This is a predicted structure of an 89-nucleotide RNA (c-di-GMP-I riboswitch aptamer) from a Bacillota bacterium.
[in-house]
RNA sequence: GCUCGAUAAAGGCACAACCGGCGAAAGCCGGCGUCGCAAAGUCACCGGCCUACAGCCCUGCAAAGGGCCACGGCAGCGGGACCGCCGAA
Repeated sequence: GCUCGAUAAAGGCACAACCGGCGAAAGCCGGCGUCGCAAAGUCACCGGCCUACAGCCCUGCAAAGGGCCACGGCAGCGGGACCGCCGAA
C1' cells in the first nucleotide's frame, strides 16, 4: 500500500412511531427517537422500486372516472463512480 473487519478505541449516521414545515403524491427538511449501519459518506450513470401534478388517450352532456407517462423521488434495493475514520486477526 492492497485486501479485510475485532464483543478494540475515538468518534459518526439514524429505521419505525410522534411533533413542526415543504410537496399533488412518492418523498424530503428540522426536532425527537434508537431499527439497524464499516461507508447507512457523496453522485440517479446502469438495473430495480415508488409516485403521477402537468400532459396525452379513453368513457361521460357535465361533474367525474379510468389508462399511459418522470420532467419527481428512493444512495437504508443491487451494481458502478468519487471521497474518507480506526487498525486486532

Annotation:
Model confidence (mean pLDDT): 90 of 100. Rfam family: c-di-GMP-I riboswitch aptamer. Rfam's curators write: GEMM was predicted in a large-scale screen for bacterial structured RNA regulatory elements.